c-di-GMP-I riboswitch aptamer from a marine sediment metagenome, 78 nucleotides, folded computationally. The model forms 100% of the base pairs in the Rfam consensus. The coordinates come from a structure-prediction model, not an experiment, and the mean pLDDT is 85.
RNA sequence: GCAAACCAUGGGAAAUCAUGGGACGCAGAGCCACGGAGCUAAAAGAAGGUUUUCCUUCCGAUGCCAGCCGAGCCGCCA
Numbered sequence: 001g002c003a004a005a006c007c008a009u010g011g012g013a014a015a016u017c018a019u020g021g022g023a024c025g026c027a028g029a030g031c032c033a034c035g036g037a038g039c040u041a042a043a044a045g046a047a048g049g050u051u052u053u054c055c056u057u058c059c060g061a062u063g064c065c066a067g068c069c070g071a072g073c074c075g076c077c078a
Stems, first nucleotide, its partner, number of pairs: 001026002006021006024067001028074001030073002034070003038064002045058005
C1' cells in the first nucleotide's frame, strides 16, 4: 500500500460486481480472460407436461473469475 469472510445499499436471471463498513490474508492481492482449472445457466436448442404460453428437466458462455495455475504487459527494491 491492497483488502478475504461477513454486513448494509444498489446493479444483475444467476455466478458475481460497485460503493461504504470490516480485516482473513498479500511484499506488486498491479493490468490483461490468451491457455488450462473453477462458478453460473439468461438466450437459443431438445424432451416431457400443460393447452396457448406458461411450467419442469436436459443441454448450453456469448456471462463471470486475475485473492487457482501458467502466458503476456507495465512497475518497485537490491